The RNA shown here (SAM riboswitch aptamer (S box leader)) has 105 nucleotides and comes from a Chloroflexota bacterium. It was read from a public genome assembly, where an Rfam model found it. Its Rfam family is "SAM riboswitch aptamer (S box leader)". Rfam describes the family as follows. The SAM riboswitch is found upstream of a number of genes which code for proteins involved in methionine or cysteine biosynthesis in Gram-positive bacteria.

RNA sequence: AUCUCAUAAAGAACGGGCGAGAGAACCGGCUUCAUGACCCCGUAGCAACCGCUGAAGACUCAGCACGGUGCUAAAUCCGGCAGACAGUUGUCUGGAAGAUGAGUG
Numbered sequence: 001a002u003c004u005c006a007u008a009a010a011g012a013a014c015g016g017g018c019g020a021g022a023g024a025a026c027c028g029g030c031u032u033c034a035u036g037a038c039c040c041c042g043u044a045g046c047a048a049c050c051g052c053u054g055a056a057g058a059c060u061c062a063g064c065a066c067g068g069u070g071c072u073a074a075a076u077c078c079g080g081c082a083g084a085c086a087g088u089u090g091u092c093u094g095g096a097a098g099a100u101g102a103g104u105g
Stems, first nucleotide, its partner, number of pairs: 003103005013043005021032003026080004044072003049068002051064005076097001081094006
């Protein structure tokens, strides 16, 4: 890198370094950041996908957090495509794309 499946309005921060953008890409919006963001490192934490334990035999339920990941602004920040409803801009559902995990090659 390919494909498949699952998940997402919950939750969780301090210190050090760096020094200008950051929120995946494009467009539009809206935020965030020199009171130092993003990113990197350390520690802490959250969660419970993998894992472990028990019940079980429903690919189910409960519990655990030593290990492998992940995550710690805002719904995946919101929209873009399709449909429904209301009527000029909204609401809802689905999709696409992306993210994470597990598997696959």